[in-house]
Order: sequence, then structure tokens, then C1' cells
RNA sequence: CUCUUAUUCAGAGUGGUGGAGGGACUGGCCCGAUGAAACCCGGCAACCGAUCAAACGAUGGAUCUUGGUGCCAAUUCCAGCAAAGCGAAUGCUUUGAGAAAUAAGAG
Repeated sequence: CUCUUAUUCAGAGUGGUGGAGGGACUGGCCCGAUGAAACCCGGCAACCGAUCAAACGAUGGAUCUUGGUGCCAAUUCCAGCAAAGCGAAUGCUUUGAGAAAUAAGAG
């Protein structure tokens, strides 16, 4: 990097360093000197993991957080393609797909 599977309306700091950017992309709309990114500390969660019960097995359940990741503005911030419904109309709603992120596995 590609593929497969699963998840994405919950949760998480009045800390330190740092100094202008950030929210994937495009359009919007936001966040930011009342301090962005990044790093440290802190925290959240429970994908992998551990334990327990049940079970032929699988799926699924409960508990834990020393380990591997992940995450800590706004639903993945909203939309982006298609279909259906509604509306006089710019449009609105729902469903599905696509894209993205993360985990586990494979190449």
C1' cells in the first nucleotide's frame, strides 16, 4: 500500500512545554493569541488481550485494565453518489452506496 471482517449519535483535562495553525479530501460551516499543530503528563474506551459462566461448536454475555493499539470540540462537524417520500420552491427527511478513521486478520 491492497484485500477481508467489525465498529463509528456514548465517553475522556480550568495541567506543563510550545508557539500558528487545525477540523483527511472538495464545498460549506466551525475551532484557534481567552493560545492551533506537535510533545509530555493526565484521562476515556474496551478492538486485540486476561479471567469467569454457559455451550458439541459458533455467535453472543459478565468482569478486569499490568501488556499491543486507538481515542479525548461539534454525530465520522455537515454535505459530496443513488433511490424513495414530502414540498409551489431554494430544498427537507429516510434508506443504501462511496469516501474516511480505527482494530483484527491476510497478501
Predicted 3D model of a 107-nucleotide RNA (SAM riboswitch aptamer (S box leader)) from Pseudalkalibacillus salsuginis. The organism belongs to Pseudalkalibacillus, within Bacteria. The coordinates come from a structure-prediction model, not an experiment, and the mean pLDDT is 82. The sequence was found by an Rfam model in a public genome assembly.